[in-house]
Molecule: transfer RNA
Organism: marine eukaryotic metagenome
Parts: sequence; structure tokens; C1' cells
RNA sequence: GACAUAGUUCAAUGGUAGAAUAGCGGUUUCCAAAACCGUUGAUCAGGGUUCGAAUCCUUGUGUC
Repeated sequence: GACAUAGUUCAAUGGUAGAAUAGCGGUUUCCAAAACCGUUGAUCAGGGUUCGAAUCCUUGUGUC
């Protein structure tokens, strides 16, 4: 100096936190895989600014 968001990999211009993948359930199949449908799950911690913070400021922790 940069980074920290779902189990994992990544998005999100101060205004409903999303995708892929994984997990679970289902359809299909003689069985399984694949495919398709549905569903669960997250903002590193404390403080500040603001009507409103993942986003801005600050301290700490961790990684590079």
C1' cells in the first nucleotide's frame, strides 16, 4: 500500500445484498450421471458521519 461479502469463486454508483458452484427437495432414468424446476445459506470486529452504510471516515484483527 491492497484486500476481508453464502461452504467455495466472484458481483453490488449511499437506497430490496445477487450470480455461479456446492448443499437439500423434486421431475426425468431400469439404476446412476447429466439436464431441468424449486429451495436454504453471507457483508471480519468496535466506533463515527448520514433520513439511510457492504459502500464514506476511524481504530483493531487477519491475509498478501